RNAcentral holds the full RNA, with entries from ENA. The part of an RNA shown here (large-subunit ribosomal RNA, domain IV) has 356 nucleotides. The coordinates come from a structure-prediction model, not an experiment, and the mean pLDDT is 88. Its Rfam family is "Bacterial large subunit ribosomal RNA".
Context: one part of a larger RNA
Parts: sequence; C1' cells; structure tokens
RNA sequence: CUGUGGUUAAGGAACUCGGCAAAAUGCCCCCGUAACUUCGGGAGAAGGGGGGCCAAGCACCGUGAAACUUCACGCAAGUGGAGCGGUGGUUGGCCGCAGAGACCAGCGGAAAGCGACUGUUUACUAAAAACACAGGUCCAUGCGAAGUCGCAAGACGAUGUAUAUGGACUGACGCCUGCCCGGUGCUGGAACGUUAAGAGGACCGGUUAGCGCUUCGGCGCGAAGCUGAGAAUUUAAGCGCCAGUAAACGGCGGUGGUAACUAUAACCAUCCUAAGGUAGCGAAAUUCCUUGUCGGGUAAGUUCCGACCUGCACGAAUGGCGUAACGACUUUCCGGCUGUCUCGACCACAGGCCCG
Repeated sequence: CUGUGGUUAAGGAACUCGGCAAAAUGCCCCCGUAACUUCGGGAGAAGGGGGGCCAAGCACCGUGAAACUUCACGCAAGUGGAGCGGUGGUUGGCCGCAGAGACCAGCGGAAAGCGACUGUUUACUAAAAACACAGGUCCAUGCGAAGUCGCAAGACGAUGUAUAUGGACUGACGCCUGCCCGGUGCUGGAACGUUAAGAGGACCGGUUAGCGCUUCGGCGCGAAGCUGAGAAUUUAAGCGCCAGUAAACGGCGGUGGUAACUAUAACCAUCCUAAGGUAGCGAAAUUCCUUGUCGGGUAAGUUCCGACCUGCACGAAUGGCGUAACGACUUUCCGGCUGUCUCGACCACAGGCCCG
C1' cells in the first nucleotide's frame, strides 16, 4: 500500500447519479393494528410489553402406592388419594453491561408509474415495464376438415368432430370501446368492358406436276400435296365494375368574424375531406419551447405529488381510463439505523513492498 474483518467521540445521508455499501430489524408468547378492498385480503400492518436462574404455594393433566369396603375369593370390583412426572400462570428472591445472552434469525411507513397475479427470458454484461397467462374478439374449417410436413405414397391435426381444431390481435377484474369503407386488403356479385393458350380459318404467301410465251438465256400463270403467316368469330379466372367489411391494414382538418370593460367565443360564414378525435386522460415511460404556470413538500426542489390545458406530436382490443392484491421492476418522501460523509483514527489477519 492492497484485500478481508472489527471498533470509533460529536453529528447522522451533510456522501452520492442514487443510502451503493454498511449498520439496523430478526425467534416465541401476549396486547394491539389504519387507509383501501375484488370482503379473500391489506396483516407479521404499524406500535407496545414479556423472555435467564432459585424458592414457595396454587391450578390443571398423566400415572396411581398405602389404607378401607364389597363379593361370585380373583392377576376381582369400588372408594381412596400418597408419591413421582409434566404444563401454566402468581408471589418473593439472585446474578450480570446484557436472560430469544452464541450461531441462526423480516427494517418499517406514505405516495406515484408500469405490468393484474404465480410463472418465462438474452447458458457467458440486460430478469424488466419485455414474453407468457386466464379472460375477450375476429377469421378459417362439416371431416378424406382447414392448417402443417412431403415430389409422391403417406403422416400429424386426431383414434379428435364446431363447447372441436388452426390462425391473428388484445391481455385478470371494473366502466367502456366513438366517427370514417375514399385508398389497401378480404368477402360476395355477375350484366357489361378488357384478357391467355386453344378452337377458327377469311385473306396473303413459299414450293411445282402442268400450261403458255420466248431473243432459247429464261419469263409468266399455276391444281393437288407439303408448308409459312394469319383477320373476323369463340373462350376462364383475374382486372375494370357493383356492393359489404375497421376487436381488417389504416385515417380521424383549415381560415375569417362575432357578446354592453377587457379577454374568450356558446354563435355565424367559408374552403376542403372518406370522415374530421367522441368518452376518458393529459408538460404524461408521450410536452420541443420547458426548470411551462399555480399549489404542496424543503431554509433552499431541473426530480416528486396535486392541479391547469397552450396535447410541437394522448386517445379508445397497434385498446382508453381506473383498480384491491402481487413485484430481487422504476421514481419521490419520512422514520429507524449507521464510518456513506464532516474526517479521519486505531486494531486483527493475509498478500505486496522496503530494511536487516
């Protein structure tokens, strides 16, 4: 010097991002126990008191001697209560700093956020507000089911049958879940338009047996066969089109004016839209400006709590708002407690280093 333990006057979180770490609480019995609540809880709430040893007497429990009584005389029955053991409380006393004497062995409270809960998770930096969850809703599926694996046979689903199975979202419970179907998706419709291969084969070619002409070099016409190209017409789903559907993907306005102080605008006008954000909540795990403003808490508070609403950019199953219980979750405050600190000091052990 480092590490691990221990003690520390006065103060007691002044430390620090933050009480991190440490200290403190801790067991049993008795008393007592709030808000809130889903009436189960909360609760070991909180907060108090007692706890060792000795003696005496008391109560109760267990066992049950002597003695006595009875008779059917037995290893009998009954009365009886001594002695011994145990438990509980009472009274008195004894000792120590200390009596759950060591080890072991809850800190508590007031609020807020998030997630209902018990669970699950990044084996080796994250345990959480993430995942799951019971519950809710939607969609698909009538059985050789949908779905999944496989080229197939086949298998799972399921030796199940819509109170079943698969998929998607939400996430206990309570109160609720508004408007928009224009876009995208899905479902349904089938008149019309468009639309493939195929069918069809008008029309136009290539080739040439033959015919005609010829300057004898060739040229023209050209059936059948073979062959190239190919219009009209016909023809499915799809798309266009018409509807439905948002607990499908998603979306949910602007401007100007107006009341007898001012301010504000219940009101009016106008533009645009598929429709213009309802209830509830709101500087929020969301608020940039922002340490918003007001109130509370502090001597002093960028955090915290309660309000306000000017919501840059909350909002209703990408759920909204509450909520008892729960949480090695996050935030604020209080009590207790302390070497975290003011501010250091000392002791023990281990290691390092220095000297010999």